[in-house]
């Protein structure tokens, strides 16, 4: 010096003038003062709030899925464990169960699974043929899973003995299954010792197992309450009228007068002091948690955060709140920083 890695931060400065939307002072004129974002986004998780029935059972349906912390709370985060990529730093994993059960593995290939034979080997064994015999794969029955050959994948791997040929048929190492025992909360490791070990993949196919999750959503929900029209109740009047098939009883409706609730329109509130920033100092390996001290930092409801002018650099990207937080994710000019690696040079 060069090329990775892994975290973080920043988001044009500064001025001026005229507007906007809340807030404080004032009687008004006025005057102070505050004013988008790391994603404010997708709405994909989790929480808080509200109501609904007290939010509890069953069922159905949906998430999650190695262990162990953190958190209000998670599918987030932090530390391991285990596999797979990378020379490294470091990245990536839906990572429980495939002898519970069903159900699939396309093309190729004999055969994709209650274990196969197309090539091929072999024909010891038992026949045939040919030869006097020795034999001879020429042939049947069978035998084999070593070679080939097909596939993403082929019935543990490789070596060695073994055999007619082979073959966990035997054995060492490896890999699997199972015990023991040591280390760790634990996932899992490391050592032993057994078991020769037919029983693939795939559960991001059904499903099994274990565990969470009621439902809807600030247009939520609360409080105030006209105008018309409806209603309930009461007193007043009247004993009338209509209306129940004619007729009596009785029932229903029609008058006024106050009182009551509900409910629209339209105003209030929910609305921004909050799992809040910031600083400092402790605990933790970290996520994060304690203590202290500052700090108020949009709140609208057709919806404000804008325009213009100047000066400067390194020329400025993605993009704008609407009930409020935690996180993923996505977009994003140009840039600053700290830690690590790998190479190549020189001391």
């Nucleotide at each position: 010096g060069a090329a990775g890695c892994u975290g973080g931060c920043c988001a044009g400065a500064c001025a001026g003038u005229c507007g906007c939307u809340g807030c404080c002072c004032g009687a008004a004129a006025g005057g102070g003062g505050a004013g988008a974002g790391g994603a404010a986004a997708g709405u994909c998780c989790g929480g808080g709030c509200u109501c609904c029935a007290u939010a509890g059972a069953g069922c159905g349906g949906g998430g999650u899925g190695c262990c162990g912390g953190u958190u209000a709370a998670c599918u987030g985060c932090c530390g391991g464990a285990g596999g797979c990529c990378g020379u490294g730093a470091g990245g990536c994993c839906a990572u429980g169960g495939a002898a519970a059960g069903u159900g699939c593995c396309a093309c190729a290939g004999a055969g994709a699974a209650c274990g196969a034979a197309c090539c091929g080997c072999c024909g010891a064994u038992g026949g045939u043929c040919c030869g006097a015999a020795a034999g001879g794969a020429a042939u049947c029955a069978g035998g084999c899973a070593a070679g080939g050959g097909u596939g993403a994948a082929a019935a543990g791997g490789c070596g060695g003995g073994g055999u007619a040929a082979g073959a966990g048929c035997c054995c060492a190492c490896c890999g699997c299954g199972c015990c023991u025992g040591c280390g760790g909360c634990a996932a899992c490791g490391c050592a032993g010792g057994c078991g020769g070990c037919a029983u693939g993949g795939a559960a991001a196919a059904c499903c099994c197992c274990a565990u969470c999750c009621g439902g809807a959503g600030c247009a939520a929900g609360a409080c105030c309450a006209a105008a018309u029209a409806g209603g309930g109740g009461a007193a007043c009047g009247a004993u009338a009228g209509c209306g129940u098939g004619g007729c009596u009883c009785g029932c229903g409706c029609u008058g006024u007068u106050c009182c009551c609730g509900g409910g629209u329109a339209g105003g209030u509130u929910g609305c921004u002091u909050g799992a809040g920033c910031c600083c400092a100092g402790g605990g933790g390996a970290g996520a994060c948690c304690c203590u202290g001290g500052g700090c108020c930092u949009a709140g609208a409801g057709g919806a404000a955060u804008g325009a213009c002018u100047g000066u400067c650099c390194a020329a400025g990207a993605c993009a704008g709140a609407a009930c409020c937080c935690g996180g993923c994710u996505u977009a994003u000019c140009g840039g600053c920083c700290a830690g690590c690696u790998u190479c190549a040079u020189c001391c």